[in-house]
RNA sequence: AAACUGAAUUAAGCGCCAGACUUGCAUUGCAAGUUGACGAGGUCAGGGUUAAUCGAAAAUUCGGCGGGUGCCCUGCGCUGUGACUCGACAGUGUGAUAGAUUUUACAAAUCCUCAAGUGAUUGAUGGGACAAAGGAAAUCUGAUUGAGUCAG
Numbered sequence: 001a002a003a004c005u006g007a008a009u010u011a012a013g014c015g016c017c018a019g020a021c022u023u024g025c026a027u028u029g030c031a032a033g034u035u036g037a038c039g040a041g042g043u044c045a046g047g048g049u050u051a052a053u054c055g056a057a058a059a060u061u062c063g064g065c066g067g068g069u070g071c072c073c074u075g076c077g078c079u080g081u082g083a084c085u086c087g088a089c090a091g092u093g094u095g096a097u098a099g100a101u102u103u104u105a106c107a108a109a110u111c112c113u114c115a116a117g118u119g120a121u122u123g124a125u126g127g128g129a130c131a132a133a134g135g136a137a138a139u140c141u142g143a144u145u146g147a148g149u150c151a152g
Stems, first nucleotide, its partner, number of pairs: 014066004019035007038055003044075006076093005082150007097142008111127002113124004
């Protein structure tokens, strides 16, 4: 330095497969393959739990397994109309406040082109278009309470 083996890591709308499909052989199976969710958004810590948000598209994006940033409980933190300390209660998660209205930025696949493959199909740092939720901005509404200290 190379090859092989083992382990760990690498993923989180993520992984895998028994479905579907392709090729070859053979005759209803064998072998080798392909596909099996398109992006947006989403994680304080521990435990529990499983049909865990939003739209695009219209196809097996069917069917299933596992996982999971959802939800619940506890702890911690933050916020709750002058400030602070210790509590209750409520909301919330470090950009740490719930609701309403208005405004507003943002996607990929599908499609087209090119390339790879006998094929199913795949790849592109290629071309063009379009969301919703959440977010941001403005306005409005609501935002409890005990003890103590300070300021006015």